This is a predicted structure of a 596-nucleotide part of an RNA (large-subunit ribosomal RNA, domain I) from a soil metagenome.
[in-house]
Context: one part of a larger RNA
């Protein structure tokens, strides 16, 4: 030096454990913000580094409920000083306070700082200082003022507004919009209208009541799922891309304007008196009436087997009052009573009360003892019991009957949500039909040329939709569509608007589940974690869990400066001693044997 055995050191694998994660399901909630948010800075405790809470009223203040014996949060304790059955701590509802920064908004600024003005107040002789409130910009409305330029307008000034501004996980709509990649290279194409950026809105968003889909038969808004179907198509006919209708389901809901015409108000114009007009008839009276153009308001009206307006006629229609130049009759309009209907998501719109259900604290809740083993009983044995409860967790080991719970039942002063009813609000009280007339039915629109683009559809025979540009209709005897185009036929009515549900998502709250993980796993993060640390910055980004049932955490003695160790003691165990469960391997030793 090697090998073997034994015993150690080091190290932290493995096993077991779980405070933490992951995925999903159901319900709730789906916004917060100038009444100052989200997020922070700095403070705040008797002593206080971090976390949590809170805000100069600062681990808290008031009040209403719950609860019932202890309490002054966590990080280990102890001390000090206190509080509490006159109900504390704690839990829930409502309220008060809420520094400074931050949209940040009096001005500035290198965020958490600096400097002001106005009004009122405190101190004071005054100044200084301090306190409270106000003072940003835009928009909207109103008022005053007011150029070029007479009226006017622009502009200016002031007042008012529970108007806007900023934040927000995913989902949604719109605008802008890649590349790597695939095509085994690459350019059309693909990736992909994806990622990314921007804008906007909502609890959903968008879409939506046919100028539709179809096919000679019909259906009847939209959305979502299944199917149709990897079909029809499209495609350097390459790679690839890729429908729709029918059918089956989920959910269902339909409406309002513009216009014609009537009434009324305003502005401008023609007109100078009447053969127009003042509801109709007759007579009178009036004249700022009436007419034309524009515009505001109210009525009317809303569709394709066309509909509506206007005129005439027919049928039908509660009472009462008023008005319509005067008188009578009719008619029209309005009010009121009665009758009928509807309603808060569209079709108008706001609120109150009552009752009931849910939510935000909670409460009740059955039934077991003995012996044995053991450090410890829940284990084993014996004899019982409950069960609408034998889910689960804890307790010195493995407990239906020890504790918390579980099944089941009960509960709210206050706030909140939903449903129902009443109050309330709105509408109707008429409408229907026939005939006539040809007044209305969305214009720089539809459509066309050129250029793009969306449609599964790459220009293709390319319809249809959208945009740019240049042209530019028809008016119901009208117009659009049915995938070039034409005819016939069929379907529909554009150029205005609103609309719940079925659908998408989960930052957040509650409950639950797992052939999900178990500390190199599972979130980056089970622990001071987006921390330490790195970077000028954007940004990057860790490691790190386990004594024991209970600290009972080794009094005392000895060696040592100490660290550490040996006794003693605790404990079931100390080779469980806080460098602590188990304690593999590499690696380092000690002893013995063999061997060189």
């Nucleotide at each position: 030096g090697g090998c073997a055995c034994a015993c150690g050191g080091u190290g932290g694998a493995u096993g077991c454990c779980u405070u933490g994660g992951c995925a999903c399901c159901a319900g709730g909630a789906g916004c917060c913000g100038a009444u100052g948010a989200a997020g922070g800075a700095c403070g705040u405790g008797g002593a206080u580094g971090g976390c949590u809470g809170c805000g100069a009223u600062a681990a808290g203040c008031c009040u209403c409920g719950g609860g019932g014996a202890g309490c002054u949060g966590c990080u280990g304790a102890a001390c000090g000083a206190g509080c509490g059955u006159u109900g504390a701590u704690c839990c829930g509802g409502g309220g008060a306070u809420u520094u400074c920064c931050g949209a940040a908004u009096g001005g500035g600024g290198a965020a958490a700082c600096c400097c002001a003005c106005c009004u009122g107040c405190g101190c004071g002789a005054a100044a200084c200082c301090g306190c409270a409130g106000g003072u940003a910009c835009c928009c909207u409305g109103c008022g005053c003022u007011g150029a070029a330029u007479c009226c006017a307008u622009a502009g200016g000034c002031g007042c008012a507004g529970u108007g806007g501004a900023g934040g927000u996980a995913a989902g949604c709509a719109g605008g802008c919009g890649a590349a790597c990649u695939g095509a085994a290279a690459c350019a059309u194409c693909u990736u992909a209208g994806u990622a990314g950026c921007c804008u906007g809105a909502g609890g959903a968003a968008g879409a939506g009541a046919a100028a539709g889909a179809a096919a000679c038969a019909u259906c009847g808004a939209u959305u979502c799922c299944c199917u149709g179907a990897g079909u029809a198509g499209u495609g350097g006919c390459g790679a690839g891309c890729g429908a729709a209708a029918c059918g089956g389901g989920a959910a269902c809901a339909g409406c309002c304007c513009a216009a014609a015409c009537c009434g009324u108000g305003c502005u401008g114009g023609a007109g100078c008196g009447a053969u127009a007009g003042u509801c109709u008839g007759u007579g009178g009276a009036c004249g700022u009436u009436g007419c034309c153009a524009g515009u505001g308001c109210g009525g009317g009206g809303u569709u394709g087997u066309a509909g509506g307006a206007c005129g005439a006629c027919u049928c039908a229609u509660g009472g009462u009052c008023a008005u319509g130049c005067c008188a009578c009759a009719g008619c029209a309009u309005g009010g009121u009573c009665g009758g009928g209907g509807a309603g808060u998501u569209a079709c108008a719109a706001a609120g109150g009360c009552a009752u009931g259900g849910g939510g935000u604290a909670g409460c009740g809740g059955a039934a077991g003892c003995g012996a044995g083993u053991g450090g410890a009983a829940a284990c084993u044995c014996g004899c019982g019991c409950c069960g609408a409860a034998g889910a689960g967790g804890g307790u010195a080991a493995a407990g239906g009957c020890c504790c918390c719970g579980u099944a089941c039942g009960c509960g709210a002063a206050a706030c909140u949500u939903c449903a129902u009813g009443c109050c309330c609000u709105c509408c109707c009280u008429c409408g229907a039909g026939u005939c006539g007339c040809a007044c209305c039915u969305g214009a720089g629109u539809a459509c066309g040329g050129c250029c793009g683009u969306g449609c599964a559809c790459g220009u293709g025979a390319a319809a249809c939709g959208c945009g740019g540009u240049c042209g530019g209709a028809a008016u119901c005897u009208g117009c659009g569509g049915g995938g070039c185009c034409c005819a016939c036929c069929c379907c529909g009515c554009a150029a205005g608007g609103c609309u719940a549900a079925a659908u998408a998502c989960u930052u957040c709250c509650u409950g639950g589940u797992g052939a999900c993980c178990g500390a190199u796993a599972g979130u980056g993060a089970a622990c001071u974690a987006g921390u330490a640390c790195c970077g000028u910055g954007a940004g990057g980004g860790a490691a790190a869990g386990g004594u024991g049932a209970a600290a009972a955490g080794c009094a005392c003695c000895c060696c040592g400066c100490g660290a550490g160790g040996g006794g003693a003691g605790u404990g079931a165990a100390a080779u469980a001693g806080u460098a602590c469960c188990u304690g593999a391997a590499a690696c380092c030793g000690u002893g013995u044997g063999c061997u060189u």
Model confidence (mean pLDDT): 84 of 100.